[in-house]
The RNA shown here (Lysine riboswitch aptamer) has 172 nucleotides.
It matches the Rfam family "Lysine riboswitch aptamer". About the family: Riboswitches are metabolite binding domains within certain messenger RNAs that serve as precision sensors for their corresponding targets.
It was read from a public genome assembly, where an Rfam model found it.
The coordinates come from a structure-prediction model, not an experiment, and the mean pLDDT is 80.

RNA sequence: UGAAUCGAUAGAGGUGCGGCGCGCAUGAGUACCCAGGCCAUCCGGAGCGGGAUUUCCGGCCAUGGGGAAGGGGCAAGCUGCCGAAGGGUAUUCUGCUUUUCCCGGGCAGGGUAUUCUGGGACGACGGAGAAAAUCCGGCGUACUGUCACGAAAGUGGAGCGCUAUCAUUCGU
Numbered sequence: 001u002g003a004a005u006c007g008a009u010a011g012a013g014g015u016g017c018g019g020c021g022c023g024c025a026u027g028a029g030u031a032c033c034c035a036g037g038c039c040a041u042c043c044g045g046a047g048c049g050g051g052a053u054u055u056c057c058g059g060c061c062a063u064g065g066g067g068a069a070g071g072g073g074c075a076a077g078c079u080g081c082c083g084a085a086g087g088g089u090a091u092u093c094u095g096c097u098u099u100u101c102c103c104g105g106g107c108a109g110g111g112u113a114u115u116c117u118g119g120g121a122c123g124a125c126g127g128a129g130a131a132a133a134u135c136c137g138g139c140g141u142a143c144u145g146u147c148a149c150g151a152a153a154g155u156g157g158a159g160c161g162c163u164a165u166c167a168u169u170c171g172u
Stems, first nucleotide, its partner, number of pairs: 001171005007166005014082001016081005023074002032066004036061004044057003048104005085117013118144002121141003125137004146157004
């Protein structure tokens, strides 16, 4: 001085990522309760689907008076961070979902394996959602950090990346 390494430590990207969350809107004048009115009279009804069992139960309303919550969000602030983190698939565990039980399904959370995405923004599309909120997905567009190539304009790559220092090994 150059190269290599599933090496160690530190670090950068920026409307950067995760967690908690005062407060607020939505949900909703909905569910439900009381009153009133109308209708009905043992047929039936009660969960996402099926079966069984037990239990419970009249139905309706541009009416009057009261009137939520879970879930999904925004967010002051606090906090941990920079594969931060998020998603898919397979498998497994836990909880929730009915008056009760069983089977299936769905939802939420965790473990293991594997895989995709550098980052946020915007756009159309698809999915979730009560939703024009918000979230998720790959794609497209420009931007941005980074590396490679290039005189430049620019082009291309991916975080298994990049920068610094150190260690080890090999070379000059």